[in-house]
Context: one part of a larger RNA
Molecule: small-subunit ribosomal RNA, central domain
Organism: Trachelomonas sp.
RNA sequence: UUGGGCGUAAAGAGUACGUAGGCUGUUAAAUGUGUUCAAUAUUAAAAUUUAGAGCUUAACUUUGAACUUGUAUUGAAAACUAUUUAACUUGAGUGUGAUAGGGGUAAAGGGAAUUUCCAGUGUAGCGGUGAAAUGCGUAGAUAUUGGAAAGAACACCGGCGGCGAAGGCGCUUUGCUAGGUUACUACUGACGCUGAGGUACGAAAGCUAAGGUAAUGAUCAGGAUUAGAUACCCUAGUAGUCUUAGCUGUAAACGAUGGAUACUAAAUGGUGUUUUUAGCACUGUUAAAGCUAACGCGUUAAGUAUCCCGCCUGGGGAGUACGCUUGCAAAAGUGAAACUC
Numbered sequence: 001u002u003g004g005g006c007g008u009a010a011a012g013a014g015u016a017c018g019u020a021g022g023c024u025g026u027u028a029a030a031u032g033u034g035u036u037c038a039a040u041a042u043u044a045a046a047a048u049u050u051a052g053a054g055c056u057u058a059a060c061u062u063u064g065a066a067c068u069u070g071u072a073u074u075g076a077a078a079a080c081u082a083u084u085u086a087a088c089u090u091g092a093g094u095g096u097g098a099u100a101g102g103g104g105u106a107a108a109g110g111g112a113a114u115u116u117c118c119a120g121u122g123u124a125g126c127g128g129u130g131a132a133a134u135g136c137g138u139a140g141a142u143a144u145u146g147g148a149a150a151g152a153a154c155a156c157c158g159g160c161g162g163c164g165a166a167g168g169c170g171c172u173u174u175g176c177u178a179g180g181u182u183a184c185u186a187c188u189g190a191c192g193c194u195g196a197g198g199u200a201c202g203a204a205a206g207c208u209a210a211g212g213u214a215a216u217g218a219u220c221a222g223g224a225u226u227a228g229a230u231a232c233c234c235u236a237g238u239a240g241u242c243u244u245a246g247c248u249g250u251a252a253a254c255g256a257u258g259g260a261u262a263c264u265a266a267a268u269g270g271u272g273u274u275u276u277u278a279g280c281a282c283u284g285u286u287a288a289a290g291c292u293a294a295c296g297c298g299u300u301a302a303g304u305a306u307c308c309c310g311c312c313u314g315g316g317g318a319g320u321a322c323g324c325u326u327g328c329a330a331a332a333g334u335g336a337a338a339c340u341c
Base pairs, nucleotide, nucleotide: 003313004312005311006310007295008294012309014201015200016199017198021194022193023192025088026087027086028085029084030083031082034080035077036076037075038074039073040072041071042070048066049065050064051063052062053061054060091191092188093187094186095184096183097182098181099180103177104176105175106174107173108172109171110154114150115149116148117147118146119145120144121143125136126135162169163168206247207246208245209244210243211242215241216240221235222234223233258308259307260306261305262304263303266286267285268284269283270282271281272280273279290297291296314341315340316339323334324333325332326331
């Protein structure tokens, strides 16, 4: 180990694919695996329960019956389940015609801004703050004009708008590439759902190697503030942030809500498609019934049901110790107990 739960009280794995397993549309037939019924055998005796009997009663003793949930054999039943056979098209998939999109990846190109450098003009301040100072500047700064270089990010459009399984994705063009939606119903004919292990992807930070470095900026340094100020503010500025190849595998990875299917009032926005009415797919808001401890949820359910998986079981100790696995490391995964309230 039952039960009861998992939006916010403990609890949905970060996400997908998928093995075993579990579950699984419609019709017909056969078999008779599970299932149901009957008979027989067995299920020791004692004990137990019950109807009696015997010691004057009771305890006690004793007779009969019940009980023994099961197993085996034989014989039936055929709705469900299972297997086999034959079919079906609604689930699922394929095809054809359209179509929306920051889906992914690679390459090329672009302008604004910033910084630096070169040259011109020009002169004493600039910068910064609550106020200052550190800092920069007469070796000519700040400002302004022209030129050059570099790196990173892509204003407006931009939107409770779009796409993606999630993480996430936004300048333009091109190549390659994945998925969706819709219309037609041409084809296959249950090929489906979920998914222990497993595999892949997985923000930021971090790590390894080689590059790059405009801006920003942990650490560090200085100036302030303050009783102090290892901070908030300011001046500088290393790693990082960027690219390539690997590693790490975690987040309030959130809708704090696992996936699939069916059903259950309406109203009103948006996106895509469509004979432009209706419909279908997606995305919002308000709300009936219902649910909820309440907040709230409410056809995108937290309603009503079924299937499969994951997880929870008082607080602390503790996501710790030990062991094992993974990792270059940092760490990650798994994961207690004593004790205490």